[in-house]
Context: one part of a larger RNA
RNA sequence: UUGGGCCUAAAGCAUCCGUAGCCGGUUAGCUAAGUUUUCGGUGAAAUCUAACAGCUUAACUGUUAGGCGUGCCGAAAAUACUGGCUAACUUGAGACCGGGAGGGGUUGGAAGUAUGCCUGAGGGAGCGGUAAAAUGUUGUAAUCUCAGGGAGACUACCAGUGGCGAAGGCGUCCAACCAGAACGGGUCUGACGGUCAGGGAUGAAAGCUAGGGGCGCGAGCCGGAUUAGAUACCCGGGUAGUCCUAGCUGUAAACGCUGCCUGCUUGGCGUUGCAUAUUCUUCAGGAGUAUGCAGCACCGUAGUGAAGAUGUUAAGCAGGCCGCCUGGGAAGUAUGGUCGCAAGGCUGAAACUU
Repeated sequence: UUGGGCCUAAAGCAUCCGUAGCCGGUUAGCUAAGUUUUCGGUGAAAUCUAACAGCUUAACUGUUAGGCGUGCCGAAAAUACUGGCUAACUUGAGACCGGGAGGGGUUGGAAGUAUGCCUGAGGGAGCGGUAAAAUGUUGUAAUCUCAGGGAGACUACCAGUGGCGAAGGCGUCCAACCAGAACGGGUCUGACGGUCAGGGAUGAAAGCUAGGGGCGCGAGCCGGAUUAGAUACCCGGGUAGUCCUAGCUGUAAACGCUGCCUGCUUGGCGUUGCAUAUUCUUCAGGAGUAUGCAGCACCGUAGUGAAGAUGUUAAGCAGGCCGCCUGGGAAGUAUGGUCGCAAGGCUGAAACUU
């Protein structure tokens, strides 16, 4: 609940696709469902108004007339808007073509430094670690130096307030395949669009199942310190895990704490991509300047805002559609349902208290 909101006070679903629904560009004609006007019928009584009447008066009651009666039914007319039908259009949307940009995705192959391990050689007393130490390691030869081998993980510099992706996220090189966006052209289709309850797909890390793998790191764990204690911070070890394959889970401060789409509203500056014009030039796939479009940042006008702030990437001015909020706690708990192997997820109260 005919109201006000959702960056930070409660409140934008993690993200996208999409069904029903809701909303929908320009022109003409037809229609007349919605809509508007007129007329007719119906629209109980009581209540209300006026006059009169009945109780001694009044309240109250009765009679007559009027009014009210949002509405419903029928008829006629109007045709701006909404709807329906027909025909057409190109600005929305999509397709196509062109040369470029990109850590976008999947699969396979290759490389690089470092790390620990093994083998051999050199060497010969400590090494390691800390604020200081100790645990640890070392004469069964360590640490250190050199050479060789094999292993797993990762991808320094470039690296950027930079790029790509719907979000999660994505960073060595090469190849194949797949997808999207921007710019330019204006060839084609001709409103094919927007949003989206249910529904579907994707979804970091941790966790789970099965099978591999295991260098380093490292929850839990075992030691050494510190300390009043130290279930920690520091040190020495080290299991699960971290990695791969196939499944499951479905959550995060999944954040811009800001849903998506469209139009309108002063600017400045930087940067990324494309295009156009022009200047320089070592003529190269070069560099500069200006303009346009698309993105990403910063500053800021009007406006907005409780303020912080925001400000053409709006939190401004409007429209369409969806989701959500209604004091704090109890509580994202209980219960029921449903999904999951489990952990648990989704949906989600109340008593009571303040």

The prediction has a mean pLDDT of 88. Small-subunit ribosomal RNA, central domain from a metagenome, 354 nucleotides, folded computationally. RNAcentral holds the full RNA, with entries from SILVA.